[in-house]
RNA sequence: GGCGCAGUGGCCCAGCGGCAAGGCGUCGGUCUCCUAAACCGAAGAUCAUGGGUUUGACCCCCAUCUGUGCCU
Numbered sequence: 001g002g003c004g005c006a007g008u009g010g011c012c013c014a015g016c017g018g019c020a021a022g023g024c025g026u027c028g029g030u031c032u033c034c035u036a037a038a039c040c041g042a043a044g045a046u047c048a049u050g051g052g053u054u055u056g057a058c059c060c061c062c063a064u065c066u067g068u069g070c071c072u
Base pairs, nucleotide, nucleotide: 001071002070003069004068005067006066007065010024011023012022018055026042027041028040029039030038048064049063050062051061052060
């Protein structure tokens, strides 16, 4: 230099154009003498950035950034 893959709450990870799901963790509650476990509930996401297409974009297109793999 060329060609791919990945980027989504604190962490992990879904989501084939129509309200962003789940697990761990955190907080509150029930239980307990107390803690843990278990159960119930809650908060937490400018979906890497900037444009474009579309009635509507995490999803499609372009560029860029970061990480990673292959080729040279």
Molecule: transfer RNA
Organism: Gymnothorax javanicus